[in-house]
RNA sequence: GAUGCUGGCCAAGCAGCCGCGGGAGGUCGGGGAGAAAACCGGCCCUCGAGGAAAGUCCGGACACCGCAGGGCAGGGUGGUCGGGGAAGCCGACCCGGGGAAACCCGCGGGAAAGUGCCACAGAAAUGACACCGCCUAAGCGGCGGGCCCUCACGUGAGGCCCGUUGCCGGCAAGGGUGAAAUGGUGCGGUAAGAGCGCACCGGCGGCGUGGCGACACGCCGGCCAGGCAAACCCCACUCGGUGCAAGGCCAAGCAGGGACGACGACGCUGCCCGCCGAGUCCCAGGUAGGCCGCGGGGCCGAGAGGCCCGUCCCGGCCACUCCCGGUCCGCAAGGGUGGGGAAACCGGGGCAGAUGGAUGGCUGCUCGCGACAGGAUCCGGCUUAUCGGCCAGCUACGGGG
Numbered sequence: 001g002a003u004g005c006u007g008g009c010c011a012a013g014c015a016g017c018c019g020c021g022g023g024a025g026g027u028c029g030g031g032g033a034g035a036a037a038a039c040c041g042g043c044c045c046u047c048g049a050g051g052a053a054a055g056u057c058c059g060g061a062c063a064c065c066g067c068a069g070g071g072c073a074g075g076g077u078g079g080u081c082g083g084g085g086a087a088g089c090c091g092a093c094c095c096g097g098g099g100a101a102a103c104c105c106g107c108g109g110g111a112a113a114g115u116g117c118c119a120c121a122g123a124a125a126u127g128a129c130a131c132c133g134c135c136u137a138a139g140c141g142g143c144g145g146g147c148c149c150u151c152a153c154g155u156g157a158g159g160c161c162c163g164u165u166g167c168c169g170g171c172a173a174g175g176g177u178g179a180a181a182u183g184g185u186g187c188g189g190u191a192a193g194a195g196c197g198c199a200c201c202g203g204c205g206g207c208g209u210g211g212c213g214a215c216a217c218g219c220c221g222g223c224c225a226g227g228c229a230a231a232c233c234c235c236a237c238u239c240g241g242u243g244c245a246a247g248g249c250c251a252a253g254c255a256g257g258g259a260c261g262a263c264g265a266c267g268c269u270g271c272c273c274g275c276c277g278a279g280u281c282c283c284a285g286g287u288a289g290g291c292c293g294c295g296g297g298g299c300c301g302a303g304a305g306g307c308c309c310g311u312c313c314c315g316g317c318c319a320c321u322c323c324c325g326g327u328c329c330g331c332a333a334g335g336g337u338g339g340g341g342a343a344a345c346c347g348g349g350g351c352a353g354a355u356g357g358a359u360g361g362c363u364g365c366u367c368g369c370g371a372c373a374g375g376a377u378c379c380g381g382c383u384u385a386u387c388g389g390c391c392a393g394c395u396a397c398g399g400g401g
Stems, first nucleotide, its partner, number of pairs: 001397001004394007012366007020048004025044006050372001054383002057381005062243004074239005079093005094108001095106004109234002114232002116228003131175002133171003139167008148159004183201006202224001204221007247292004256283005263277002266274002296309005310351007321342004326337004367370001
């Protein structure tokens, strides 16, 4: 210079005018028998969306219901170790895959407990009948040949040898099919072959070493029957339900009726029955208003209010802390003096809380030209979308010192 990867930060900025939602203080007006308060309105002032506010995937806080304890069923997670309140989360490591690497991804326990599936093609898809083929050792024949041996002697017959072919038999090495076919490659061996033997690799088993562990490495063995469990299942750990439209308070309004069973009280006792109450279910009627929950956090107080902490804005300020730069002394280390700034110190004020649901419109300037996108109880994560900029680190390439 420039590519890839990982992590973090920002998220157009400034100014003006009008308009939105919340609110302390100040002020004015209304209200209230009087006064104050509640309540209503105006002005000044002040605060007002995100890194994902999204998806609603996982966990929790908080509510209400259920629950003696256990079990069955059902759900969730799944390498090891650690973190954490928990999480299906985070970190490191192991194994496997991708990548040149930095890094990224994960269906990561068990197929020898059982069941099931592997279409089509192919001979055959789990203990496997051999389609095309290879061989003919050993056994039974046919045909052709032979300079061999024996008998015969005109032809010829038998034995043996060679070639070829048929049956019986051997083969899973070669070819073909397929995602996958009885471990792979090579050499030897064999009638032809095969872990049949050997070398290397893979798997399985045993032993040793290292590691908390998942595992890694080394040596030995003779030889070895796939894959799928994000199929059912087995194993290990774990799990109550519903959710702020939860839930609570106030006001207003109406109209109750029926059924049930093993409940409770009463009707003198038992049974039946009746009535009242509790519970569950069904039918019908009324209400849909206001407040709390609802907001920076914690503590004290009956309350008003007070104290402490966090963060933002405004104003002030240099005694402490830090930073910037000046000056003097000193070889240097360092010391003295003085100025400014700050995340330092002092003071004041604030912290989104809507509920048919607040951020809009216009103008000017700047440049990185504005993407994805707007709270609805609140937190911890994960996932998805995304314009542009900045910072730090790492891998590989090129060039220079």
Model confidence (mean pLDDT): 75 of 100. Bacterial RNase P class A from a Thermoleophilaceae bacterium, 401 nucleotides, folded computationally. Rfam family: Bacterial RNase P class A. By type it is a ribozyme. Taxonomically the source falls in Thermoleophilaceae (Bacteria, Actinomycetota, Thermoleophilia, Thermoleophilales).